This is a predicted structure of a 254-nucleotide part of an RNA (large-subunit ribosomal RNA, domain VI) from a Pseudomonadota bacterium. The coordinates come from a structure-prediction model, not an experiment, and the mean pLDDT is 88. The full RNA is in RNAcentral, with records from ENA. The organism belongs to Pseudomonadota, within Bacteria.
Context: one part of a larger RNA
């Protein structure tokens, strides 16, 4: 740009893709077969591998802006507490988010129409024949459709509700605050009639009982009590305190 008035939601699916796997082990039944040895078809039912998709509740993983503990050395004038730098200095733990070896989940069930192979019925050919005769069935993990994704640029541009009518204008963008998104655009969500993000408050959850005090020791320390402490990132719930202000721009046969 196009879909012959612009829009907002919601769909219908031609067409396209995906996916299709397989194994043991119990029952049926030591049953039919078979002399025995062995050992089933049908049919039921459990348990796995590998693939796949999805997800963090669970078990782990990581976690460079969380805690702790500790070293070396520098700095806050010393001491104590602190804080730089040494591979996040190192070592022990972890939130959220990501993530897998973790969780569920998934092939199925039908149906149609065949392929091979079995068959009906039945001349040519008085018989016989499943028929490169007519007509009629059955029968594959494959085909078609069913499952799941995309999909009206499906120019054949398709359907429905709803809204707007010449500006009291439907709707949309700029611009800003964020994110389950995100290289940039796009996509989601909010923009004061507001909980969208900071802050704050409260609870989760980490981490493990903080400095300060006493006491015990020459010290280096330990040790008790304030103390399930102190500090703390992504999760949650609230709360307009801050910061989404004010605004602009397009926008439809009178």
């Nucleotide at each position: 740009c196009g879909u012959u008035c612009g829009a907002u939601u919601c769909u219908u699916g031609a067409g396209g893709g995906g996916a299709g796997c397989u194994c043991u082990c119990c029952c049926u039944a030591g049953u039919a077969c078979g002399a025995g040895a062995g050992g089933a078809c049908c049919g039921g039912g459990a348990g796995g591998g590998a693939c796949g998709g999805a997800u963090c509740c669970c078990u782990g993983g990581u976690g460079u802006g969380c805690c702790u503990a500790u070293u070396g050395u520098c700095g806050g004038a010393c001491a104590a507490c602190c804080g730089g730098c040494a591979g996040c200095g190192u070592a022990g733990g972890g939130u959220a988010g990501c993530u897998a070896g973790a969780u569920c989940c998934g092939g199925a069930c039908g149906g149609g129409a065949u392929a091979c192979g079995c068959g009906c019925u039945g001349a040519a050919a008085g018989c016989a024949u499943c028929u490169c005769a007519a007509g009629c069935g059955c029968u594959a993990a494959g085909c078609c459709c069913a499952c799941c994704c995309c999909a009206a640029g499906a120019u054949g541009a398709g359907g429905a509700a709803u809204c707007g009518g010449u500006a009291c204008g439907a709707g949309a963008c700029c611009c800003c605050c964020a994110g389950g998104a995100g290289a940039u655009g796009a996509c989601u969500g909010g923009g004061u009639u507001g909980a969208u993000a900071g802050g704050c408050g409260g609870a989760g959850c980490g981490u493990g009982u903080a400095c300060a005090c006493a006491c015990g020791g020459c010290a280096a320390c330990g040790u008790g009590c304030u103390u399930c402490a102190g500090c703390g990132u992504a999760u949650c719930c609230g709360u307009a305190c801050u910061a989404a202000u004010c605004g602009g721009u397009c926008g439809a046969u009178g």